[in-house]
RNA sequence: UUCUUAUCGUGAGAGACUGAGGGACUGGCCCGAAGACGUCUCGGCAGCGGGCUCUUUAUGUGAGCGCUGUGCCAAAUCCAGCAGGCUUGUAUGCUUGAAAGAUGAGAA
Repeated sequence: UUCUUAUCGUGAGAGACUGAGGGACUGGCCCGAAGACGUCUCGGCAGCGGGCUCUUUAUGUGAGCGCUGUGCCAAAUCCAGCAGGCUUGUAUGCUUGAAAGAUGAGAA
């Protein structure tokens, strides 16, 4: 990097450094010199993989812990994007699925 698969309306920020863009892409809408984004330190959230405990006839199932490897800590993946359904004052709104993206696990 590609493929497969699971999840994505929960949750969780302080300090230091830096200094202009950032929120993947496009449109919108936001965040940002009252310092965003990023980096580091500390803290936290979660419970995907490993581990441990309980459950169990069982290596399965379910529950727990949070030791370990990741991940994450503005806004629903911020909203929409493509296709369908419902509604309608034909503007919108609601909803289902897909696509794209993110993360974990496995494979090449």
This is a predicted structure of a 108-nucleotide RNA (SAM riboswitch aptamer (S box leader)) from Bacillus ectoiniformans. It matches the Rfam family "SAM riboswitch aptamer (S box leader)". About the family: The SAM riboswitch is found upstream of a number of genes which code for proteins involved in methionine or cysteine biosynthesis in Gram-positive bacteria. Its family is annotated with regulation of gene expression in the Gene Ontology. The coordinates come from a structure-prediction model, not an experiment, and the mean pLDDT is 85.